[in-house]
RNA sequence: AGGGGUGUGGUGUAAUGGUAACAUUCGGGUCUCCAAAACCCUAGCUGGGAGUUCGAUUCUCUCCACCCCUG
Numbered sequence: 001a002g003g004g005g006u007g008u009g010g011u012g013u014a015a016u017g018g019u020a021a022c023a024u025u026c027g028g029g030u031c032u033c034c035a036a037a038a039c040c041c042u043a044g045c046u047g048g049g050a051g052u053u054c055g056a057u058u059c060u061c062u063c064c065a066c067c068c069c070u071g
Base pairs, nucleotide, nucleotide: 001070002069003068004067005066006065007064010024011023012022013021018054025043027041028040029039030038047063048062049061050060051059
């Protein structure tokens, strides 16, 4: 320099154009002599910017970060 892949709560992953979900974690509660476990409740997320569309995590362009391949 060229090509390809990935980017979603604190963490690990779903969602192939139609209200962003599950687990775990944080916080609160029930239970317990206390704690753990269990159960209930709660908080928190689409890498940035533009475009297409009635509607974008999803499609297009560009930038950023990381990984892989070629030289």
This is a predicted structure of a 71-nucleotide RNA (transfer RNA) from an uncultured Bacilli bacterium. The coordinates come from a structure-prediction model, not an experiment, and the mean pLDDT is 83. Rfam family: tRNA. Rfam's curators write: Transfer RNA (tRNA) molecules are approximately 80 nucleotides in length.